[in-house]
Context: one part of a larger RNA
Molecule: large-subunit ribosomal RNA, domain VI
Organism: Candidatus Saccharimonadota bacterium
RNA sequence: CGUCAGGAAUUUUGAGGAGAUCUGUCCCUAGUACGAGAGGACCAGGAUGGACGAACCUCUAGUGUAUCGGUUGUGGCCACCUGCUGCAUUGCCGAGUAGCUAUGUUCGGAAGAGAUAAGCGCUGAAAGCAUAUUAAGCGCGAAGCCCACUCCAAGAUUAGAAUUCCCUAGGAGACUCCAGAAAGAUGAUCUGGUUGAUAGGCGCAAGGUGGAAGCAGAGUAAUCUGUGUAGCCGAAGCGUACUAAUAGGUCC
Repeated sequence: CGUCAGGAAUUUUGAGGAGAUCUGUCCCUAGUACGAGAGGACCAGGAUGGACGAACCUCUAGUGUAUCGGUUGUGGCCACCUGCUGCAUUGCCGAGUAGCUAUGUUCGGAAGAGAUAAGCGCUGAAAGCAUAUUAAGCGCGAAGCCCACUCCAAGAUUAGAAUUCCCUAGGAGACUCCAGAAAGAUGAUCUGGUUGAUAGGCGCAAGGUGGAAGCAGAGUAAUCUGUGUAGCCGAAGCGUACUAAUAGGUCC
């Protein structure tokens, strides 16, 4: 931009396209059929794996450079101590929420239908027999083909269908703009914009770290104990308008 010369939202049909399509072992049938024996089934039923794929983060395990703690060297807080803090690869080390992950969890390739291939048949002449047919006619038959399964899909210009609602310039709606994330390079998408929980802040609790400072006590001291599951804390949860989404503009 188009899709009948308005718009919004929702639900759809499916032309067409893409993906998937794998396989082992064990048990049972049954030591049966078969076979002199050795050996050893078809068919039917069940269990459990491998590889591959998808989704997810409850568990396990990683990462987690603005989380918590420990610690070395050297500076700062106009003396010193304590405490806090800068730099040294995040200084180094021990843990670790959310998110992102796999090695983790869950699930998938099930069943069925149609037409067939090789192959196997029924009926049956030409050719009184025979012959499945390099005759007519009728069947069975594969992980393959077409459906079926999952996903996309009306720019399928043949531009489809249905439902609900709004508007007639006092204008529905859309965009801009703004707060943002489940989205993201930017556009876009999505959630919101005071008739508001969109982000921040704050509160609560979870979770992480692991027992703060100060004070008191014990000890010659290093240090330990109590106050005290302490103090601190990024992303996730619930709540709360305190801050910012004000106001305005454009198209129609």